[in-house]
Context: one part of a larger RNA
């Protein structure tokens, strides 16, 4: 000087932020991931059309897949690897800076070339049947696709093998030779939008090197996949990454090795600086998703709200046998000195899906709670006594309190009613919200406190009390005149706060 604070006393407004720092404890409840009917079979719960009944009408109640509109269920595509959360774990498989990849990948985007030809078996839905308490299922039968195969063509693409160019290396590049390898002419009323190879860019990622990143020697020796090398699996990609063999290495007081404790970081906070302490909120990066373990699918996970196993809690059960994970937003228990609504809207930004209309979005954009913090504003403003009562003192004359108040006058920032009303949206479209903001009128009217006061340190007198009752940061203060303890009266500091009290420079 600060604080993601708490606690006492007190509390008028506004904007702008912030808000479980303790149990990564445990969770009712709702919502947080869906979307494409312009891929496909099928359907009809909604609307909209016809037909019929009722009813004055609005309307109601039936019935028809209808070349509408649309969609519960499935096939299929994308997306669900974003975003939102926590900091357990981790001292180097992390993070920061800056190098390298001649050791790699990249869905969607973008730009170039060229191309899409012939066929086939299937299967959900659906209907039949049956098990089961559910949870989820068995058998058999039809039936589509932008699902799935098969064959065909492909210079650049992949594999070998030859020649040959750069370059310090060749696993890089040209050149020829021989094997392989794509695709959906789908969908749309039309423009469209998709499909496949392959080459560039772009982005995101992955590896790797160097240098740095808290304490402990009362932790002195660690290491057998251990260090290297052949040779092979594996990977997108070099590698003991992983196996076989082979040598015996490798790190070590420049502190390995164990132990403790910790997510780094940009920044924060203080300090003239140096540098010390941090590591909320906001960006980056990283690790995690009841707890261990695996991998499956994809460009991309070894996956918070997928899938299997283990294990603990918890709930359901007809006892055979199932279900489930709030470190997502609220929002409940417990913990704890302590941290909030079980709100509103997708209007804006951005994402996802879609040719689009549009749908989803507790991402995010408002509102609601708290003086928890910064800032601004108020709680009146001028006059107005040799100076009013009241209150304290007193040397009884006075003096403080005081222009303070009363009174007069004045303004209306706040407030209250009534009234107009935004911007944020280019064009339909605004949750905030009849908000912000304006205009009238009313009327000092709604609004001050909290510590202190020997000294340090700005502020002094009285009465109680008498080493008691108390105070106290340090030094010390009370045993009968207490500026120091409780109270009156003054006084000084701050101010919607002010005091403790933790903790950091």
């Nucleotide at each position: 000087a600060g604080u993601g604070a708490a606690c006492g006393c007190u509390g008028g407004c506004g904007g702008c932020g912030u808000g479980c720092c303790u149990a990564a404890c445990a969770c009712a409840u709702g919502c947080a991931a869906g979307u494409c009917g312009a891929a496909c079979g099928a359907g009809a719960a909604a609307c909209g059309a016809u037909u019929c009944g009722g009813g004055u009408a609005a309307c109601c109640g039936a019935a028809u897949g209808c070349a509408g509109u649309c969609u519960a269920a499935g096939u299929g595509g994308c997306g669900c690897a974003c975003g939102g959360g926590u900091g357990a774990g981790u001292a180097a498989u992390a993070g920061a800076u800056g190098g390298c990849u001649a050791a790699u990948g990249u869905c969607c985007c973008c730009u170039a070339u060229g191309g899409a030809c012939g066929g086939g078996a299937a299967u959900a839905a659906c209907a039949g049947u049956u098990g089961g308490a559910a949870a989820c299922g068995a058998c058999c039968g039809c039936u589509a696709a932008u699902a799935c195969c098969c064959g065909a063509u492909a210079c650049u693409c992949c594999g070998u093998c030859u020649c040959u160019u750069u370059g310090a290396a060749a696993u890089a590049g040209g050149a020829g030779a021989u094997g392989g390898g794509a695709a959906a002419u789908g969908u749309u009323u039309u423009u469209u939008c998709g499909c496949c190879a392959c080459a560039g860019g772009a982005u995101c990622a992955g590896g790797u090197c160097a240098u740095c990143u808290c304490c402990u020697a009362u932790c002195a020796g660690c290491u057998u996949g251990u260090u290297g090398g052949u040779g092979a699996g594996g990977u997108a990609a070099a590698g003991g990454c992983u196996c076989a063999c082979c040598a015996a290495g490798g790190c070590u007081a420049u502190g390995a090795c164990g132990g403790g404790u910790a997510g780094c970081u940009g920044g924060u906070u203080u300090g003239a600086g140096a540098g010390a302490a941090u590591g909320a909120u906001c960006a980056g990066c990283c690790a995690c998703a009841c707890u261990g373990g695996a991998a499956c699918u994809g460009a991309g996970a070894c996956a918070c709200g997928g899938u299997c196993c283990a294990g603990a809690c918890u709930c359901c059960u007809a006892c055979g046998g199932g279900a489930g994970g709030c470190a997502g937003c609220a929002g409940u228990g417990g913990g704890g000195a302590a941290u909030u609504u079980u709100g509103c809207g997708c209007a804006a930004u951005g994402g996802g899906g879609g040719a689009a209309a549009c749908c989803c979005u507790g991402a995010c954009g408002c509102a609601g709670c708290a003086a928890c913090g910064c800032c601004g504003c108020g709680u009146g403003g001028a006059g107005g006594a040799u100076g009013a009562c009241g209150c304290a003192u007193u040397u009884c004359g006075g003096u403080g309190u005081g222009u303070a108040a009363a009174c007069u006058c004045c303004u209306u920032u706040u407030c209250u009613a009534c009234a107009a009303g935004a911007a944020g949206a280019a064009a339909u479209u605004g949750a905030c919200g009849g908000u912000a903001u304006u205009g009238u009128a009313g009327g000092a009217a709604u609004a001050a406190g909290c510590a202190c006061c020997g000294g340090c340190u700005a502020a002094c007198u009285c009465c109680g009390u008498g080493c008691c009752a108390g105070c106290a940061g340090c030094c010390g203060c009370g045993g009968u005149a207490a500026u120091a303890c409780g109270g009156g009266g003054g006084g000084u500091g701050c101010a919607a706060g002010c005091g403790u009290u933790a903790c950091u420079c």
The part of an RNA shown here (small-subunit ribosomal RNA, 5' domain) has 505 nucleotides and comes from an uncultured Campylobacterota bacterium. The full RNA is in RNAcentral, with records from ENA, Greengenes and SILVA. It matches the Rfam family "Bacterial small subunit ribosomal RNA".